This is a predicted structure of a 74-nucleotide RNA (transfer RNA) from Candidatus Peribacteria bacterium RIFCSPHIGHO2_01_FULL_51_35.
Its mean pLDDT, the model's own confidence on a scale to 100, is 80.
Its Rfam family is "tRNA". Rfam's curators write: Transfer RNA (tRNA) molecules are approximately 80 nucleotides in length. By type it is a transfer RNA. Rfam links the family to the GO term triplet codon-amino acid adaptor activity.

[in-house]
RNA sequence: GCCCUCGUAGCUCAGCUGGAUAGAGCGUCUGGCUUCGAACCAGAAGGUCGUGGGUUCAAAUCCUGCCGGGGGCA
Numbered sequence: 001g002c003c004c005u006c007g008u009a010g011c012u013c014a015g016c017u018g019g020a021u022a023g024a025g026c027g028u029c030u031g032g033c034u035u036c037g038a039a040c041c042a043g044a045a046g047g048u049c050g051u052g053g054g055u056u057c058a059a060a061u062c063c064u065g066c067c068g069g070g071g072g073c074a
Stems, first nucleotide, its partner, number of pairs: 001073007010026004019057001028044005050066005
């Protein structure tokens, strides 16, 4: 330098045949329970879906520049 692949909540990931409010588990916080705690039960907060642009009535999803991680070739 070229090619492939990944980037979604604090962490691990799902969702990518475009369709309407973006989800799960763990973690965090609040309440219940308990003598206290753990466990358990109920609830809540937390995301500009890496970033800029494009296509579309509609984009996490398609196209593309860039950034970052991993792999391959030279």